A computed fold for a 684-nucleotide part of an RNA from uncultured Flexilinea sp., annotated as large-subunit ribosomal RNA, domain II.
[in-house]
Context: one part of a larger RNA
RNA sequence: GCCUGCGAGUUAUUCGAUGUGGCGAGGUUAAGGGAGAGAAACCCGGAGCCGAAGCGAAAGCGAGUCUUAAUAGGGCGUUUAGUCGCAAAGAAUAGACACGAAACUGGAUGAGCUAACCAUGGGCAGGAUGAAGCGAGCGUAACACCUCGUGGAAGACCGAACCUUUCAACGCUGCAAAGUUGAGGGAUGACCUGUGGUUAGAGGUGAUAUGCCAAACGAAUUCAGAGAUAGCUUGUUCUCCCCGAAAUAGUUUUAGGACUAGCGGUUGGAGCAUAACUUAUGGAGGUAGAGCACUGAAUGAGCGCGGGGGUCAAAGACUUACCAACCUCAAUCAAACUCCGAAUGCCAAAAGUAGGACCCAGCCAGUCGGACUACGGGUGAUGAGAUUCGUGGUCGAGAGGGAAACAGCCCAGAUCAUCGGCUAAGGCCCCAAAAUGUAUGCUAAGUGGGAAACGAUGUGGAGUUACAGAGACAACCAGGAGGUUCGCUCAGAAGCAGCAACCCUUUAAAGAGUGCGUAACAGCUCACUGGUCAAGUGAUUCUGCGCGGAAAACGUAACGGGGCUAAGCAUACUGCCGAAGCCAUGGGAUUUAUACGUAGGUAUAGAUCGGUAGGGGAGCGUUCCAUCAGCGGAGAAGGGAUACCGAAAGGAGUCCUGGAGCGGAUGGAAGUGAGAAUGCAGGC
Numbered sequence: 001g002c003c004u005g006c007g008a009g010u011u012a013u014u015c016g017a018u019g020u021g022g023c024g025a026g027g028u029u030a031a032g033g034g035a036g037a038g039a040a041a042c043c044c045g046g047a048g049c050c051g052a053a054g055c056g057a058a059a060g061c062g063a064g065u066c067u068u069a070a071u072a073g074g075g076c077g078u079u080u081a082g083u084c085g086c087a088a089a090g091a092a093u094a095g096a097c098a099c100g101a102a103a104c105u106g107g108a109u110g111a112g113c114u115a116a117c118c119a120u121g122g123g124c125a126g127g128a129u130g131a132a133g134c135g136a137g138c139g140u141a142a143c144a145c146c147u148c149g150u151g152g153a154a155g156a157c158c159g160a161a162c163c164u165u166u167c168a169a170c171g172c173u174g175c176a177a178a179g180u181u182g183a184g185g186g187a188u189g190a191c192c193u194g195u196g197g198u199u200a201g202a203g204g205u206g207a208u209a210u211g212c213c214a215a216a217c218g219a220a221u222u223c224a225g226a227g228a229u230a231g232c233u234u235g236u237u238c239u240c241c242c243c244g245a246a247a248u249a250g251u252u253u254u255a256g257g258a259c260u261a262g263c264g265g266u267u268g269g270a271g272c273a274u275a276a277c278u279u280a281u282g283g284a285g286g287u288a289g290a291g292c293a294c295u296g297a298a299u300g301a302g303c304g305c306g307g308g309g310g311u312c313a314a315a316g317a318c319u320u321a322c323c324a325a326c327c328u329c330a331a332u333c334a335a336a337c338u339c340c341g342a343a344u345g346c347c348a349a350a351a352g353u354a355g356g357a358c359c360c361a362g363c364c365a366g367u368c369g370g371a372c373u374a375c376g377g378g379u380g381a382u383g384a385g386a387u388u389c390g391u392g393g394u395c396g397a398g399a400g401g402g403a404a405a406c407a408g409c410c411c412a413g414a415u416c417a418u419c420g421g422c423u424a425a426g427g428c429c430c431c432a433a434a435a436u437g438u439a440u441g442c443u444a445a446g447u448g449g450g451a452a453a454c455g456a457u458g459u460g461g462a463g464u465u466a467c468a469g470a471g472a473c474a475a476c477c478a479g480g481a482g483g484u485u486c487g488c489u490c491a492g493a494a495g496c497a498g499c500a501a502c503c504c505u506u507u508a509a510a511g512a513g514u515g516c517g518u519a520a521c522a523g524c525u526c527a528c529u530g531g532u533c534a535a536g537u538g539a540u541u542c543u544g545c546g547c548g549g550a551a552a553a554c555g556u557a558a559c560g561g562g563g564c565u566a567a568g569c570a571u572a573c574u575g576c577c578g579a580a581g582c583c584a585u586g587g588g589a590u591u592u593a594u595a596c597g598u599a600g601g602u603a604u605a606g607a608u609c610g611g612u613a614g615g616g617g618a619g620c621g622u623u624c625c626a627u628c629a630g631c632g633g634a635g636a637a638g639g640g641a642u643a644c645c646g647a648a649a650g651g652a653g654u655c656c657u658g659g660a661g662c663g664g665a666u667g668g669a670a671g672u673g674a675g676a677a678u679g680c681a682g683g684c
Stems, first nucleotide, its partner, number of pairs: 001684006011094005018087006026050003032044003054061002064076004097235002100232001104225006115199009124189001126158002133150005162186003166183005201217001203213003210219001238619006248261005262367002264364006274357001276353004281348003289340001290338002295334003299330004306323002308320005370395010400411003415587004420583003426577003429562003435574001437573006448564001454548002458545010475532005481505003487499002511526001515524002588609009620673001622670007630662002638657005644651002
């Protein structure tokens, strides 16, 4: 891992509702007995319990009673149905659907491992060093000192046994649940070790590491309390039919749990225009928008009270390119501004549509982590697949088609069947069903098929304006002068450093000069004018589609791919494809109404049949019991094969195997259905 078997809402008592049955102002027995070993049934047994009367703390009174001074008022009652079984759902108390802690408590068992201690034994090759003391010599006044010898000390030295484990490698389903090899440390000591003994879990022992106390110790092991408790995790076994949620509010030592309400199911009832929608009507309101009349904010202009500065002959007067209230004009801003003010929504009472959706009560739930999306807001950075509210949608609990793929987007809600049809969103060159469709434009960027401010003689459309056959624009040829080097300034300033002014003349035209240039001149050039040429040329506004701006990590990789100049974009039109939508044909189920019938059936007409949590209904199968009727050596159960029947759980027939018991109908009772629980046992 697979296979087979086992494996989880049970039982007892009590309770209020439901269904059904007996009796009924009553209902019912319990223990026990008849009655014997037990079981079943029957008969006794009325103790007791519930009900038929309540009110009051009580005395007590009683269809009333209590309160009270009260005959008032008020509270609770009175207008009669109960009770005992059975069934299934739920609750309470019990282990209470099953498995699962870490822990807590009590009694025992452990020091053959290890810690410490006690008693009694044992062990430490070899080598090397040479303390004290003593002796001799030397030496001294005498000691001391010195030299040599002797001696044999040490938690001394080197190093086996022995003890240990600092480092490394190997080992890591090992040789080994702590080892092997190599290199290390101690090795006469606080040394190592044998045997016997002592200390016990609220404890011991400990040169303290929370170490050790039998491979496990922040409190050993074992048995018991015990099925501890687990608001937690996991699992919870056959089928079909009907309906079908919630992820919100309030409270909570509450936030991943609960209770009540909300939303679901089911049963019964009341009501007969109740809910919903639509239409017209009447209301309340201060949002969006708008506005500036108030409250504030805020800009420019005018007028200018007042203030600041200045002058004077200083009480004061005058003045000012300063600031500036009020007021006037113009243009603004506001969630906590409003002279105004919608659409929706809300309320009321009508009518219509539709058909029970509404309301009340009993019983049974689940839900209280929601997600994204569109719109209206807050928080945040007008960040987030962020967070928090409101309104709608979808997912959740929803399959199908589209968006390449893609819970929450778009279309659309799957009762079943069909090698029938029509459409939705989206599509129609190929992958790949359907147009290489029609018409008119645009785009040249593969834009389409990712992005901003900003930039640009890209290109299409619509305007405004200037010049132009009295010849424009561009190009070419020619002119572009004189007063004058204007005045000032300056070393110089002559069109061209700077300041001021910006005239006049000759002219077809020519600035007291557009740019380059010079130290200053010079020189080149422009404006402006003539000629040549010949028909449009400039400026600007709005707008369609494009261009640049444009850098990332595995591999093209920002159309799903091929590929496309339309098979891209815009507008219009005609076809077609396209879903579990709709239609058609046939079948099934639920339910309403009607009819028939007497049954829970038939017919007709209509509506309905996605579904998690969850509620309700109807069945299939397993084991055993009772009754009835049966089968079986001419072959039971079990096993194997199989093209049959039923909507399903399931049920037959036949053949083979097997070799002795076993189905069916009706009713009853349950150890009653497995694929999951890191389930349990066995086999492989």